[in-house]
RNA sequence: GCGCCUGUAGCUCAACGGAUAGAGUACUUGGCUUCGAACCAAGUGAUCCGGGUUCGAUUCCUGGCGGGCGCA
Numbered sequence: 001g002c003g004c005c006u007g008u009a010g011c012u013c014a015a016c017g018g019a020u021a022g023a024g025u026a027c028u029u030g031g032c033u034u035c036g037a038a039c040c041a042a043g044u045g046a047u048c049c050g051g052g053u054u055c056g057a058u059u060c061c062u063g064g065c066g067g068g069c070g071c072a
Base pairs, nucleotide, nucleotide: 001071002070003069004068005067006066007065010025011024012023013022018055027043028042029041030040031039048064049063050062051061052060
């Protein structure tokens, strides 16, 4: 340099173009306990950045940026 894949919560992952963007884990609070751990309940927290298509975009198209793999 060229090609392919990829980017969603602190982390690991879901989400036919239409649900209040969910789950596990982590964190916070409460319960339980002599105190913790475990367990139970509740809560906080996210779509990499621009443009386009569409009534509607996490999803499709496109340009960047980041990451991974291959070729040279």
The prediction has a mean pLDDT of 81. A computed fold for a 72-nucleotide RNA from an Elusimicrobiota bacterium, annotated as transfer RNA. Lineage of the source: Bacteria > Pseudomonadati > Elusimicrobiota. The sequence was found in a public genome assembly. It matches the Rfam family "tRNA". By type it is a transfer RNA.